The RNA shown here (small-subunit ribosomal RNA) has 1383 nucleotides and comes from a groundwater metagenome.
RNA sequence: CUUCCAUUUUCCAUCUUCUACCACCAUCUUCCAUUUUCCAUCAUCUAUCGUCAAUUCAAGGGAUUUCCCGAUGCAGGGCAUUGGGUAAAGCGCUUAACUUCGCGCUUUGAGAGGAGCCCGCGUCCUAUCAGCUUGUUGGUGGGGUAACGGCCUACCAAGGCGAUGACGGGUAGGGGGCGUGAGAGCGCGACCCCCCACAAUGUCACUUAGAAACGGGACAUACGUCUACGGACGGCAGCAACCGGGAAUUUUGCGCAAUGGGCGAAAGCCUGACGCAGCGACACCGCGUGGUCGAAGACGCCCUUCGGGGUGUAAAGACCUGUGGAGUAGGAUGAAGUCCGCCUUUGGCGGAUUGACAGUACUACUCUAGAAAGCACCUGCAAACUACGUGCCAGAAGCCUCGGUAAUACGUAGGGUGCAAGCGUUAUCCGGAUUUAUUGGGCGUAAAGAGUUCGCAGGCGGCCCGCCGCAUCUUAUCUUAAAGACUCCGGCUCAACCGGAGAAAUGGAUAAGAGAUGGGCGGGCUAGAGAUCGAUAGGGGGAGCUGGAAUGCGCGGAGUAGGGGUGAAAUCCGUUGAUACCGCGUAGAACACCAAGCGCGAAGGCAAGCUCCUGGGUCGAUUCUGACGCUCAUGGAACGACAGCAUGGGGAGCGAAAGGGAUUAGAGACCCCUGUAGUCCAUGCCGUAAACUAUGCCGGCUAGAUGGUCCGACGCAAGUCGGACUGUCGUCAGCUAACGCGUUAAGCCGGCCGCCUGGGGAGUACGACCGCAAGGUUAAAACUCAAAGGAAUUGACGGGGAUCUGCACAACCAGUGGAGCAUGUGGUUUAAUUCGAUACGAAGCGAUGGACCUUACCCGGGUUUGACAUCCCGAUGACAUCCUUGGAAACAAGGCUUUUCUAGCAAUAGGACAUCGGGACAGCUGCUGCAUGGCUGUCGUCAGUUCGUGCCGUGGGGUAUUUCCUUAAGUGGAACAACGAACGCAACCCUUGUCCGGUGUUACUCGUGUCACCGGAGACUGCCGCGGUUACCACCGCGGAGGAAGGAGAGGAUGACGUCAAGUCAGCAUGGCGCUUAUGUCCGGGGCCACACACAUCCUACAAUGGCAAGAACAACGGGAUGCCAAGCCGCAAGGCGGAGCCAAUCCUAUAAAUCUUGCCUCAGUUCAGAUUGCGGGCUGCAAUUCGCCCGCAUGAAGCCGGAAUUGGUAGUAAUCGCGGAUCAGCAGACCGCGGUGAAUACGUUCUCAGAUCUUGUACACACUGCCCGUCAAGCCAGCGAAGUCGGCAGGGGCCGAGGUCCCGACUUUAGGUCGGGAUAACGCCCAGGUCGGCGACGAAGACUAAGUCGUAACAAGGUAUCCGUUCUGGAAGGAGCGGAUG
Repeated sequence: CUUCCAUUUUCCAUCUUCUACCACCAUCUUCCAUUUUCCAUCAUCUAUCGUCAAUUCAAGGGAUUUCCCGAUGCAGGGCAUUGGGUAAAGCGCUUAACUUCGCGCUUUGAGAGGAGCCCGCGUCCUAUCAGCUUGUUGGUGGGGUAACGGCCUACCAAGGCGAUGACGGGUAGGGGGCGUGAGAGCGCGACCCCCCACAAUGUCACUUAGAAACGGGACAUACGUCUACGGACGGCAGCAACCGGGAAUUUUGCGCAAUGGGCGAAAGCCUGACGCAGCGACACCGCGUGGUCGAAGACGCCCUUCGGGGUGUAAAGACCUGUGGAGUAGGAUGAAGUCCGCCUUUGGCGGAUUGACAGUACUACUCUAGAAAGCACCUGCAAACUACGUGCCAGAAGCCUCGGUAAUACGUAGGGUGCAAGCGUUAUCCGGAUUUAUUGGGCGUAAAGAGUUCGCAGGCGGCCCGCCGCAUCUUAUCUUAAAGACUCCGGCUCAACCGGAGAAAUGGAUAAGAGAUGGGCGGGCUAGAGAUCGAUAGGGGGAGCUGGAAUGCGCGGAGUAGGGGUGAAAUCCGUUGAUACCGCGUAGAACACCAAGCGCGAAGGCAAGCUCCUGGGUCGAUUCUGACGCUCAUGGAACGACAGCAUGGGGAGCGAAAGGGAUUAGAGACCCCUGUAGUCCAUGCCGUAAACUAUGCCGGCUAGAUGGUCCGACGCAAGUCGGACUGUCGUCAGCUAACGCGUUAAGCCGGCCGCCUGGGGAGUACGACCGCAAGGUUAAAACUCAAAGGAAUUGACGGGGAUCUGCACAACCAGUGGAGCAUGUGGUUUAAUUCGAUACGAAGCGAUGGACCUUACCCGGGUUUGACAUCCCGAUGACAUCCUUGGAAACAAGGCUUUUCUAGCAAUAGGACAUCGGGACAGCUGCUGCAUGGCUGUCGUCAGUUCGUGCCGUGGGGUAUUUCCUUAAGUGGAACAACGAACGCAACCCUUGUCCGGUGUUACUCGUGUCACCGGAGACUGCCGCGGUUACCACCGCGGAGGAAGGAGAGGAUGACGUCAAGUCAGCAUGGCGCUUAUGUCCGGGGCCACACACAUCCUACAAUGGCAAGAACAACGGGAUGCCAAGCCGCAAGGCGGAGCCAAUCCUAUAAAUCUUGCCUCAGUUCAGAUUGCGGGCUGCAAUUCGCCCGCAUGAAGCCGGAAUUGGUAGUAAUCGCGGAUCAGCAGACCGCGGUGAAUACGUUCUCAGAUCUUGUACACACUGCCCGUCAAGCCAGCGAAGUCGGCAGGGGCCGAGGUCCCGACUUUAGGUCGGGAUAACGCCCAGGUCGGCGACGAAGACUAAGUCGUAACAAGGUAUCCGUUCUGGAAGGAGCGGAUG
């Protein structure tokens, strides 16, 4: 100050009274007010848009030369006046002295050298520094200086600089040059040369020709040294040296001999300049560490396929050479001058003398292979490979990456490659990098066109003529220091290095010339642009008025129980009467049909009708002006969907938020019922969108085809033609990575603007500006990754599409899942319960048969050349068998007995066999199926998979193989830039069904027969008819003939390219690894057979379509000698006795069962069912306890048809019934086969599963069991904010005020003075801010990190299409509203 509330006071309203105003009427017209006209005066304003001329102003231009400035200058001359000031005069030789001579001194002028000042041009980064400036800009007077000048001072004026970047901040000495580069450039400024600056830090003057003075001075400050404590002294960024710091940088050397400098007349003195030497592979250059012979090739080492190969002529050895090394002898150039003397004096001659380096370089001779090779690398880039060790460890790595038991990538070794007195690492610069693109890039989708327009500065600009000569071009001259670089020549033995000459130095200046092009000036033109006139289309914009349909609500009528909503529901409305129907009224918002990828607008955007105001476009006429144009910054202005904000209205419908109902594991969503902001209007903000054609504006040029809208010409019309706008196609050409673009360009060019430079961090932080806020605009870095991205290809996948197939579903039959038992598996247990197989595609699987054996497991006992193979050496002579003892056996100890063959008379030698001992070796069901072979499973008996040539594409790749018809089939046909072919399909093979021929024992009813065997025939949509479809064909359907069989007759075998690191090291084989008195081998016993439980596959049942008893009938495939076993007899039976036959179409196994007939049972846990258990037997076998099978008697459990779910089967199939075989001593509910009886059903392909082809989308490619988002939790990292705190830098204000200089004043001893004041002013102190940086509890966001939590947002229609802007909201991804995009 304002607002609200309360109270008080006052005022007002209301009410009453009065009066006034107002209104009406009358009268009056002096003032007053309004309107109009005229005159005078004076200042300001007159918006916005458009236009005309004159004048004025501004801008541009820089010709001409009478003038002006420059000029208080410069030059010359004349006259006059009064002042001021004004140098040197020494020494030496000589002389008696002067002079001369030498060295000096003074003045003036000139030259050379040096310095000061001024001007043009050039000179890093930052705009997240945009305004800066008060001696500042200029003037006048004065001062000051060697000199101009704000250089200083007083006064006056108000200027000066700045987007062509002032001011501020950061960084930095500049140049010649150096490095790199094809160049343009980029980076740098060591050594050498030029310039500047500095000399402990700051300030100051003195002296001087020159200094604000490195080795001078004053003061202050910091530091240091000495001290008798009073004080004094010092300045290595000179040469050496020392300390410190650091990754790191040398000798306290010799000499003035040379070159150069200072002083000097000279001798000479000084000179850490310089000349030399020393140290350092720091760099550049040159050289060496030897040369020639020397094995089909030593040793060692390495590898090996065990044969060999490599190192490798390398070594050894032989013969040479001597750069080098050692020694001896000689030994420089660098020396020019200077001094002295003489003379014929620009000089000449003679004499003397000067070397640090250095006894060095170099030369000669003698001896001597003697002292002298390393470093990196070997997966690719990129030259060079093996072994061992290690085992995601240790480690490597420039990038991609290597390492998890066969590592050319780690470590070592052998070998190799490269360079070499060096090699490699690290750091930095340039290059490659056309990756900042002037030379020399881009912006549709990869990063990139501003949301749009206007428009100042700027950039660029049509045709003709004349002039100028600024740009431009030509020529000449001067300059561009030297050094360096380049070319040539020369000197050190070469080179590095050095010397000489030349060229060059792309630049600058001056002079002369040219006159095209750009520019300037002048004049002209009409093709660009604009104006005029006449037409014309439109949902262009603003304002006002009006309308009907629909919706909601209200009232009334009539009417009754529902309505509404959904996938299905519910919340909700309704008997207080809803919904539906009729009438009337009211409110707000939006404008159906017309309507069309149609129109208009710069974009955003714009749609009912009518009226008014208003912008732009197009066409025609050619009338006018005469370049007036184009594009436009980060500077300016305007417009700018939706959402949102502010104030006030309005509010029907819709509808964020919110509430409720559903859905769901949850559901903060999708769906439903309500519903507030908002949506609408007015005014003002905001300023963003997928503001998109993801394509800036303007102009020119470059094939076409075909639509739409508007105008015009000819024309009655149809139609043809011209222009503007707007679409589509395109194999014109061209462009593009491709997709695609293609006169509406993304083509070919020109002008101007904007923007980009790997992904993330991030359109974020900080700062600034804008905004009421939300927020917008501008816009980084640290850190982190090796990718992110585009287009297209092949696959795979989709809760995408189309077509098709399959016992896949559906239909039907019988089951499983419930019970008991069997077998297998998991789990558990155990000394051991050996091992493997684990979704389909493991689980009656390996195993077609675990009591011992098998056997791999466990316990115990043995054994060590071994249970088994081959070889060698030694010993023995047999071995085997047998016997004794011990033992559970294996085995151990002992005993009896005891060789053989050949040669030889024999001794003996050799061989065979066996045992023992020793050595090579055997052995391993130990590991790795993710090192392998082979074999197998599976997709799948699905119809696919490829190749050659050609063609298309930059390529991946495509085509063929797609399309249409058809098939069981990529089967066949038609079409087609394809034509052919291969592996698959089919066929060929086997079984079976019919017939024929042959054969005929062991079969046989004795026959043209059955049966068996062998061989053949037969079926091909081949024939006929009808129909379907079609362009045709292929083909399909129905029927027929014939036939045993008809459209693949039925069944089997047969399994493409490949997939699953599928399975198997335990069937076999096999690389590597492991064990070797044991992980081998032998033996006894045990285990693999366990048992709260879970799963898989069978069997048997629950009964009457049955059970039991009796009787009767009909098979096939098979098997049989350690075998099948008959008849007969015994036993209830298992079985036993017995012995015939049979090596089997002969004999045996062997009675098939269901079935049929008769009887009993009568719905019951039973005469169902048979588990379990007891007792007694039989068989096999060495052995039956753990742990076999069978028989008899007795016992008689669960179970009355099975939850969710799930399996098989389409015909001789399912179901049901029995039989045989393999394995096997014995053991079958499993497996492999065989026959008997013998069904039901299939409308059909919507759905489930699996599969095939085409197409589509994809962010997947280990391929959807894929990929992937966000919160939360943990660790770690950098940055931001943050109460604050610490420091640096620059400036401002104030205080103090040394020293010196200048000015003023005073004093005196007038000086080489003293004192006072002022100006200037260092160091220091204080104050408030600025700016930059360090730290900072905590906070928010971000990056990263083998296996954390919650959900599943995105990629497929991702299961609610996604995304953009904005608002609200939610654990999180996210959801919803409004508008927009299609990516």
RNAcentral holds the sequence, with entries from SILVA.